[in-house]
Molecule: c-di-GMP-I riboswitch aptamer
Organism: soil metagenome
RNA sequence: GAAAAGGGCAAACCCAUCGUGAGGUGGGGACGCAAAGUUCCGGGACCCAAAGGGUCGGCCGUGCUACCGAA
Repeated sequence: GAAAAGGGCAAACCCAUCGUGAGGUGGGGACGCAAAGUUCCGGGACCCAAAGGGUCGGCCGUGCUACCGAA
């Protein structure tokens, strides 16, 4: 973060499955993504068997890492 090159990931939805649930996993499928790789560190949202615990990194920020190489 411009042009390209090699590519990568995979929203909604459908099927199966796990979970009380948010949601996760596998397959199909592509809305999109220059970190849509990764870390619950901070915030935020959501869930619960609730005063504590859990989920979401494709909600935002941050740390670390990766491909290409014009200004």